[in-house]
Context: one part of a larger RNA
RNA sequence: ACCAUGGAGUUCUGAUCAUUGGCGAGGUUAAGUACUGAAGUACGAAGCCGAAGGGAAACCGAUUGUCCGCAGUUUUUAACGAGGGACAAGGUGUGCUCGCCUGGAGUCAAUGGUGCGGAUACCCGAAGCCGGUCGAUCUAUGCCUGAGCAGGAUGAAGCCUCUCGAAGGGGAGGUGGAGGUCCGAACCAGUUCUGAUGUGCAAAUCGUUUGGAUGACUUGGGUGUAGGGGUGAAAGGCCAAUCUAGGCCGGGAAUAGCUGGUUCCCCCUGAAACUAUUCGCAGAUAGACCUCGGUCGAGGUAGAAUGUGAGGUAGAGCACCGAUUAGGGAUUUAGGGGAAGAAAUUCCUCGGUUCCUUGUCAAACUCCGAACUUGCGUUCGCUGUAGACACCGGGUGUGAGGCCAUCCGGGGUAAGCUUGAUGGCCAUAAGGGAAACAACCCAGACUAAAGUUAAGGUCCCUAAAUUUCGGUUAAGUGUAAUACGAAAUGGCGUCGGCAGUCUUAGACAACCGGGAGGUGGGCUUAGAAGCAGCCAUCCUUCAAAGAUAGCGUAACAGCUCACCGGUCGAGAUUGUGGGCCCAGAAAAUGGACGGGGCUAAGCCGAGUACCGAUACUUUAGAAAACAGCAAUGUUAUUUGGUAAGGGGGCGUGGUGCAUGGGCAGAAGUGGGGCCGUGAGGUCCUGUGGACCGUGUACCAACGAGGAUCAUGGU
Numbered sequence: 001a002c003c004a005u006g007g008a009g010u011u012c013u014g015a016u017c018a019u020u021g022g023c024g025a026g027g028u029u030a031a032g033u034a035c036u037g038a039a040g041u042a043c044g045a046a047g048c049c050g051a052a053g054g055g056a057a058a059c060c061g062a063u064u065g066u067c068c069g070c071a072g073u074u075u076u077u078a079a080c081g082a083g084g085g086a087c088a089a090g091g092u093g094u095g096c097u098c099g100c101c102u103g104g105a106g107u108c109a110a111u112g113g114u115g116c117g118g119a120u121a122c123c124c125g126a127a128g129c130c131g132g133u134c135g136a137u138c139u140a141u142g143c144c145u146g147a148g149c150a151g152g153a154u155g156a157a158g159c160c161u162c163u164c165g166a167a168g169g170g171g172a173g174g175u176g177g178a179g180g181u182c183c184g185a186a187c188c189a190g191u192u193c194u195g196a197u198g199u200g201c202a203a204a205u206c207g208u209u210u211g212g213a214u215g216a217c218u219u220g221g222g223u224g225u226a227g228g229g230g231u232g233a234a235a236g237g238c239c240a241a242u243c244u245a246g247g248c249c250g251g252g253a254a255u256a257g258c259u260g261g262u263u264c265c266c267c268c269u270g271a272a273a274c275u276a277u278u279c280g281c282a283g284a285u286a287g288a289c290c291u292c293g294g295u296c297g298a299g300g301u302a303g304a305a306u307g308u309g310a311g312g313u314a315g316a317g318c319a320c321c322g323a324u325u326a327g328g329g330a331u332u333u334a335g336g337g338g339a340a341g342a343a344a345u346u347c348c349u350c351g352g353u354u355c356c357u358u359g360u361c362a363a364a365c366u367c368c369g370a371a372c373u374u375g376c377g378u379u380c381g382c383u384g385u386a387g388a389c390a391c392c393g394g395g396u397g398u399g400a401g402g403c404c405a406u407c408c409g410g411g412g413u414a415a416g417c418u419u420g421a422u423g424g425c426c427a428u429a430a431g432g433g434a435a436a437c438a439a440c441c442c443a444g445a446c447u448a449a450a451g452u453u454a455a456g457g458u459c460c461c462u463a464a465a466u467u468u469c470g471g472u473u474a475a476g477u478g479u480a481a482u483a484c485g486a487a488a489u490g491g492c493g494u495c496g497g498c499a500g501u502c503u504u505a506g507a508c509a510a511c512c513g514g515g516a517g518g519u520g521g522g523c524u525u526a527g528a529a530g531c532a533g534c535c536a537u538c539c540u541u542c543a544a545a546g547a548u549a550g551c552g553u554a555a556c557a558g559c560u561c562a563c564c565g566g567u568c569g570a571g572a573u574u575g576u577g578g579g580c581c582c583a584g585a586a587a588a589u590g591g592a593c594g595g596g597g598c599u600a601a602g603c604c605g606a607g608u609a610c611c612g613a614u615a616c617u618u619u620a621g622a623a624a625a626c627a628g629c630a631a632u633g634u635u636a637u638u639u640g641g642u643a644a645g646g647g648g649g650c651g652u653g654g655u656g657c658a659u660g661g662g663c664a665g666a667a668g669u670g671g672g673g674c675c676g677u678g679a680g681g682u683c684c685u686g687u688g689g690a691c692c693g694u695g696u697a698c699c700a701a702c703g704a705g706g707a708u709c710a711u712g713g714u
Stems, first nucleotide, its partner, number of pairs: 001714006011119004015114009026049003032043004053060002063088001065087004072080003089102005122261002125258001129251006140225009149215001151183003154179001158175007187212003193207001195206002227243001229239003264649006274287005289397001290395006299383003303380009315368001316366002322361002326357006333351001335350006401426007410418002431442003446621007456611003459596003465608001467607006478598002489583003493580003497576006510567005516540003521535003546561001549560003622639002624635004650703001652700010668687008
């Protein structure tokens, strides 16, 4: 992993609600007794619920009076009117501004619902807590009694001999053999390679290297200390592969707001991720939202228009408030500086205050002020006696939401960021498109078939145009709706637009020629001659030519330019705004327009065809709700759906009653056909060899693919 079998809302009790039934102002027995084979029948009134409430209590103690009116009835434009509604009246609490109650309906049983209470309470799952016992054959440590430690090195005290000294004493050589001494086997340990191994030789081993090795040494046997206890040269170490409190058994199915799992089918409806409270934030409770049942009986209202109110946002503005640019006037006004004067004081200036003109800003400014939102009314629309709206009751789930578009706020470089509002979608939504892609585009799937379209597409992969017309791009730019990178800036790339200027009296470019004289202007300077610098910048001849725009020389010289003529012969040039394109443009394996490829099969504009979905249309069928005895009809036409609520069924085991099949072959089982929307049913055939169904009613240890499910097998 697969297969088989097992495997999870049960039972008792209390409460409450619904349905069905019995009796009914009453209903009902419990324990028990008798009969009895059992099931049961009869008896049994103790008790319980109801028939009266109010008040803390003492205590007091309750209606048939009026009106409206649905269904309905009838003498039918009116009346009556069960149930219902509005008043009134009454009881009580100090009570006619308040509360509760009063004009009889309950009770017993069965079945069902309840994430309601108590019990294990849908199943599996802790770590833990407490109690009682068993352990020191491992290990920690103590005690008793034994055992073990190759070889080598060093050479303490003491003693002997010699020697020195006056002496205390010193020195030398021997002898001797001390030591938690040294090297190093056994033995004990376990440092390094952070080696090998790491489904191992091994639930701690192997190799190498290493520490101790006469000692606080190692070790055999015996014996002691026990679980909040021991022992510990102390690491929370060790106490039998178990230790920050051992193992085993018990309390015990501890508890778990947490994780996982929870078994057949079809039909109807169908959420919430919000508000409030909570030692509350992984939970609960109440409301909102969903569903089911009942009551009532005529309006309801998402949309549009209109009337009348509400609002202070966007924008705008500076009238208030606060900030703020420049100029001017006034004021002697707190204050500073300066000038004149002997001083009083005067004058100038900076500043303050105020006025005028001018230029700005504001979430906590407003003289203004939309769109828009919203209350109430009217009309239209839609909807409702096939029962809306409203009300009452049973049952949940949910209370982690997410993305997109628009509008904002605070934070942030930003975010698939964070917190809101409005709408959509996903969640709970399949189908088509976007290569793939929860929420982007199209579109809401009852079943089957045929056709037409949407978004998006039509060279091939790949259904449909190598479609028609006009432009544009040369960069493979591009072939990418969003979501698939790009800016400032630059371009004499190219194509349109607009506005100028020059031009057959010849433009622009190119080539040929001229480009002069006064004069080397004056000054300065060694020099200064158009061209270091300063000043001036005139006149003449001319077709034209600057007291010179650039290069150059020490200074000249020289080469160009401006300007003019000739040759040539038709456009040239400037500015501005736009389209496509180019540069700007760097990431890690080789590489992506989905790919091939494409010069259109790219981009812009216009047109006609076609393809393309579960959309739409048509045909046939099924189902729902409602009306109806039914047939049938209605719903401008319903049937996607997680959590969840409701309804109807299928199958399994058993029991009562009824009724069948079977050795001429039951159950089971292999294969196949048919029927049903489905759970499933049925028939044929092989196998098998003795039991098995159907209808109806009831009961349930009743349905498996999941739980790292249990047991067994492969």

A computed fold for a 714-nucleotide part of an RNA from a Candidatus Methanomethylophilaceae archaeon, annotated as large-subunit ribosomal RNA, domain II. It matches the Rfam family "Archaeal large subunit ribosomal RNA". The source organism's lineage runs through Archaea, Thermoplasmatota, Thermoplasmata, Methanomassiliicoccales and Methanomethylophilaceae. The coordinates come from a structure-prediction model, not an experiment, and the mean pLDDT is 81. The full RNA is in RNAcentral, with records from ENA.